[in-house]
Small-subunit ribosomal RNA, 5' domain from an uncultured bacterium, 520 nucleotides, folded computationally. Its Rfam family is "Bacterial small subunit ribosomal RNA".
Context: one part of a larger RNA
RNA sequence: GACGAACGCUGGCGGCAUGCCUAACACAUGCAAGUCGAACGGGGACUCGCGCUGAUGAAGUUUUCGGAUGGAAUCUUGCGAGUUCUAGUGGCGAACGGGUGAGUAACGCGUGAGCAACCUGCCCUUCAGUGGGGGACAACAGCUGGAAACGGCUGCUAAUACCGCAUGAAACAGCGGGGUCGCAUGACCUUGCUGUCAAAGAUUUAUCGCUGAAGGAUGGGCUCGCGUCUGAUUAGCUAGUUGGUAGGGUAACGGCCUACCAAGGCGACGAUCAGUAGCCGGACUGAGAGGUUGAACGGCCACAUUGGGACUGAGAUACGGCCCAGACUCCUACGGGAGGCAGCAGUGAGGAAUAUUGGUCAAUGGAGGAAACUCUGAACCAGCAAUGCCGCGUGAGGGAAGAAGGUUUUCGGAUUGUAAACCUCUUUUCUGAAGGAAGAUAAUGACGGUACUUCAGGAAUAAGCCACGGCUAACUACGUGCCAGCAGCCGCGGUAAUACGUAGGUGGCAAGCGUUGUCC
Numbered sequence: 001g002a003c004g005a006a007c008g009c010u011g012g013c014g015g016c017a018u019g020c021c022u023a024a025c026a027c028a029u030g031c032a033a034g035u036c037g038a039a040c041g042g043g044g045a046c047u048c049g050c051g052c053u054g055a056u057g058a059a060g061u062u063u064u065c066g067g068a069u070g071g072a073a074u075c076u077u078g079c080g081a082g083u084u085c086u087a088g089u090g091g092c093g094a095a096c097g098g099g100u101g102a103g104u105a106a107c108g109c110g111u112g113a114g115c116a117a118c119c120u121g122c123c124c125u126u127c128a129g130u131g132g133g134g135g136a137c138a139a140c141a142g143c144u145g146g147a148a149a150c151g152g153c154u155g156c157u158a159a160u161a162c163c164g165c166a167u168g169a170a171a172c173a174g175c176g177g178g179g180u181c182g183c184a185u186g187a188c189c190u191u192g193c194u195g196u197c198a199a200a201g202a203u204u205u206a207u208c209g210c211u212g213a214a215g216g217a218u219g220g221g222c223u224c225g226c227g228u229c230u231g232a233u234u235a236g237c238u239a240g241u242u243g244g245u246a247g248g249g250u251a252a253c254g255g256c257c258u259a260c261c262a263a264g265g266c267g268a269c270g271a272u273c274a275g276u277a278g279c280c281g282g283a284c285u286g287a288g289a290g291g292u293u294g295a296a297c298g299g300c301c302a303c304a305u306u307g308g309g310a311c312u313g314a315g316a317u318a319c320g321g322c323c324c325a326g327a328c329u330c331c332u333a334c335g336g337g338a339g340g341c342a343g344c345a346g347u348g349a350g351g352a353a354u355a356u357u358g359g360u361c362a363a364u365g366g367a368g369g370a371a372a373c374u375c376u377g378a379a380c381c382a383g384c385a386a387u388g389c390c391g392c393g394u395g396a397g398g399g400a401a402g403a404a405g406g407u408u409u410u411c412g413g414a415u416u417g418u419a420a421a422c423c424u425c426u427u428u429u430c431u432g433a434a435g436g437a438a439g440a441u442a443a444u445g446a447c448g449g450u451a452c453u454u455c456a457g458g459a460a461u462a463a464g465c466c467a468c469g470g471c472u473a474a475c476u477a478c479g480u481g482c483c484a485g486c487a488g489c490c491g492c493g494g495u496a497a498u499a500c501g502u503a504g505g506u507g508g509c510a511a512g513c514g515u516u517g518u519c520c
Base pairs, nucleotide, nucleotide: 001519002518003517005516006515007514008513009512012392013391014390015389016388017387018385019384020350025348026347027346029345030344031343034092035091036090039089040088042086043085044084045083046082047081048080049079050078054075055074056073060069061068062067099303100302101301108228109227110226111225112224113223114222115221118220119219123216124215125214126213127212128211129210130209131165133163134162140155141154142153143152144151145150171196172195173194174193175192176191177190178189179188180187181186201208202207229275230274231273236266237265238264241263242262243261244260245259246258247257248256278300279299280298281297282293283292284291285290305326306325307324308323309322328339329338330337331336356382358381359380360379364378365376366375367374368373395425396424397423398422405416406415407414408413430457431456432455433454434453435452439447464509465508466507467506468505469490470489471488475504476503477502478501479500485492486491
């Protein structure tokens, strides 16, 4: 000098940041990933129209006053249309965003190259196409099992769900011809023949989709050079091990995997083993070289109760998906089930120690949707904490009878000290009132009646902490008497202590000041 700090004393305001460093310990509760009815069938509600069954039944007509006739209107049931809601099928998203640093000494990261060995949904550009069929399964209905979670059987049904067929090349595969190029395996271009493979519709008629191909962009995958902590009181390590052939597998190269063959491969330029550790841009310090560090922000990696596994998908071996095993917790009718905060809040525990079970989608961004819009604990804000940095204030000018009081004294005085009182002034702040934003291109403002402005009031609401022997700026008195105590080092204290304790004074810093810890 610095800090994600803590502790002690103290504490006025604002702006901007930061805030579980310990138990990757266990978690009550709520929320954090949905959306599309312009893909689809069904169901509910409301409105309108039409028809039918049944019920009630007005005006009018008639009457022997009991009633009869009449049929408006209402209700019920069915069909159709419109609006709206949506459990299910289907599509996209859920692989992003958010958290943590346990593991990892590794192509994990950083940097520089390579892929003639690769993939890429949505997006952009270009070309071509979108024909004609089929069978199901949910929902639903009936029956039925179970305490529940959740099922089972039978039957019906739609689609942009699923499956054939047609068409088809610049795609893919096979067999040939020709050319150009490369460091090599080889790549690219051109040409001939054969074979294989596609699609889905919706609507408000504007469009939005769907299929194949080529190119781009973006995002990834793989390989390599170099760099990347400590220990030799760790010296040998290795059997898919090292290489080859053949095959499998992958988007792709490869012992990645399998069979066979060979006996290799690494190592004092430190293998192996052990310990420690996420890496970097950066941060702190230093004149620099360097040392230390990796909180916040940004990039990469890894993980999601522990271990293992795959499925779906363009993309995961998937935090809020699935399966199995373990530990733990909960429910149970004892047969069986449910769960995973290292998301945001919050609780317990641990600890010297670290915040609200807040508001809003207004902005920025993301997902879905044609859109309106919906969702978004991402984000933006507010709350708490002097945790840090920065800024402001706690008044300014005048004022000697050098008041009183305190301290001290050689009793003359000295000092506190222009300090106070007192006079004049100001209002940053504060309190009250009024106005009142930008952030928002048309609308939409959580923040927020916030920031800011104006007016009024009144010095009003606002100073502490540490030190004073030397290092080191700042001294006297009293108490104590090697006691009580102080102390970073030297060292103070045993009767005149500038070193202990208190008081007065002084010095330093200041809404902070000291102490402790860590790094330079």